The prediction has a mean pLDDT of 83. Transfer RNA from a Candidatus Nomurabacteria bacterium, 72 nucleotides, folded computationally.
[in-house]
RNA sequence: GCGGCUGUAGUUCAACGGUAGAAUGCCGCCCUGUCACGGCGGAGGUCGUGGGGUCAGCACCCAUCAGCCGCG
Numbered sequence: 001g002c003g004g005c006u007g008u009a010g011u012u013c014a015a016c017g018g019u020a021g022a023a024u025g026c027c028g029c030c031c032u033g034u035c036a037c038g039g040c041g042g043a044g045g046u047c048g049u050g051g052g053g054u055c056a057g058c059a060c061c062c063a064u065c066a067g068c069c070g071c072g
Base pairs, nucleotide, nucleotide: 001071002070003069004068005067006066007065010024011023012022013021018055026042027041028040029039030038048064049063050062051061052060
């Protein structure tokens, strides 16, 4: 230099073009003599960045940044 894969909640990951979710962690309540376990509830996101096409984008197109793999 060229090609491919990945990037979404603190963390690990989902999401046929039609309201962004789960687990875990965090906070509160219940349970318990206390803690843990268990039950219920809550907060937390410019979907890496910038543009484009679309009535509508996490998803499609282009560029770009970062990480990983391969080729040279």
The sequence is in RNAcentral, with records from ENA. Its Rfam family is "tRNA". About the family: Transfer RNA (tRNA) molecules are approximately 80 nucleotides in length.